A computed fold for a 73-nucleotide RNA from Mus pahari, annotated as transfer RNA. The coordinates come from a structure-prediction model, not an experiment, and the mean pLDDT is 83. Taxonomically the source falls in Coelomys (Eukaryota, Metazoa, Dipnotetrapodomorpha, Tetrapoda). It is recorded under the gene name tRNA-Val-AAC-5-1. It matches the Rfam family "tRNA". Rfam describes the family as follows. Transfer RNA (tRNA) molecules are approximately 80 nucleotides in length. Rfam classes the family as a transfer RNA.
């Protein structure tokens, strides 16, 4: 270079055109303990890869583009 498939919170991952974008785990805090670890309660952490069309509305859908994996060669 061709072809397809992923980009979402510190890691994994889900998620739907409709307006408050969610679970696990870690992280902090506060109860519990004599400690801790188990639980329980709460909070923080997302410009949803980037830019541009569509639409009344785009994280979703259409295009380029950047990144990663994967396939033929």
């Nucleotide at each position: 270079g061709g072809u397809g498939a992923u980009a979402u919170u510190g890691c994994u991952c889900a998620g739907u055109g409709g307006u408050g974008a969610g679970a696990g785990c870690a992280u902090u805090u506060g109860c519990c303990u004599a400690a801790c670890a188990u639980g329980c309660a709460a909070a923080a952490a997302g410009u949803c890869c980037u830019g541009g069309g569509u639409u009344c509305a785009a994280u979703u859908c259409c295009c380029a583009g950047u990144a990663u994996c994967a396939c033929a060669g």